[in-house]
Context: one part of a larger RNA
Molecule: small-subunit ribosomal RNA, central domain
Organism: marine metagenome
RNA sequence: CUGGGUGUAAAGAGUCUGUAGGCGGUUUUUUAAGUUGAAAUAUAAAUCUUGUAGCUUGACUUCAAGAAAGGUUUCAAAACUGAAAGACUAGAGUUUGAUAGGGGAAAGUAGAAUUUCUAAUGGAGGGAUAAAAUUCAUAGAGAUUAGAAGGAAUACCAGAGGCGAAGGCGACUUUCUGGAUCAAAACUGACGCUGAGAGACGAAAGCAUGGGUAGCGAACAGGAUUAGAUACCCUGGUAGUCCAUAGCUGUAAACGAUGAGUGCUCGUAUUUAGGGUCAAUCUUAGAUACUAAGCUAACGCGUUAAGCACUCCACCUGGGGAGUACGGUCGCAAGACUGAAACUC
Repeated sequence: CUGGGUGUAAAGAGUCUGUAGGCGGUUUUUUAAGUUGAAAUAUAAAUCUUGUAGCUUGACUUCAAGAAAGGUUUCAAAACUGAAAGACUAGAGUUUGAUAGGGGAAAGUAGAAUUUCUAAUGGAGGGAUAAAAUUCAUAGAGAUUAGAAGGAAUACCAGAGGCGAAGGCGACUUUCUGGAUCAAAACUGACGCUGAGAGACGAAAGCAUGGGUAGCGAACAGGAUUAGAUACCCUGGUAGUCCAUAGCUGUAAACGAUGAGUGCUCGUAUUUAGGGUCAAUCUUAGAUACUAAGCUAACGCGUUAAGCACUCCACCUGGGGAGUACGGUCGCAAGACUGAAACUC
């Protein structure tokens, strides 16, 4: 390389949009590029096959004949692929009427709680822990009552539940806005699938500038524990957590450790949103649990496949060295992406 693979052994890119490319529904006619057949022709020798001969045999060598594949030219065929023209509606989309939703953005509002401050009552402890101490408190703490401030998060509802491409999304109201599902027809007429590059989005932490800071809390300080304790526990506490920027970063066990799409292949039970029905059976699209066939090394998967097939992309090829070095691109930096070898087992 061929091949074989990618849930857990190495391996699915974090996710989507989409360029080139690859692949692509039914049908008619034409064409003849691919394809198929035939003929001609060229293919140095050696190599290859068959026969013959020479070394004792063989390898090897000599001579003769022959073949495969591909090339060129001509003729023919028209099933399939392509191309051209036309038609269709089962894919895809548009329209109409409904439906559900923590989908997104902005503005505003609310109540509970924590903390702090002020005032009042009151008078010795509070707090913490396995136990303590650091710590707060007669300069009046803690507790209780009233008021104020400010920030962050939204108990119950809440669910194996919903929505979103993923990351993710949970108080309420308004405005703007994306997508999905169902029903019945009408319309367009293959407009589709995937997608190298590319672009957009992308938790947390981190970075830049300016705000904000209630609680929590890396670092740090102290108290304990301990042989020690740069920890676990406790008292404090700074960055950060929050907001803004058409800011940067671009990574995660970014997980279903399972790429996207299409078709086909027993059932049972639950559930969300519709349709249908007097009701039930039923039906479409999701979300779950268990299983038939089948698959799998096993575990398990099993119409939401890891089954049976097809199309396209990404990736893997013994362990370590190493996701390192070097170079390049990106970044303010941190670093990210790309990514070896020697050596060693």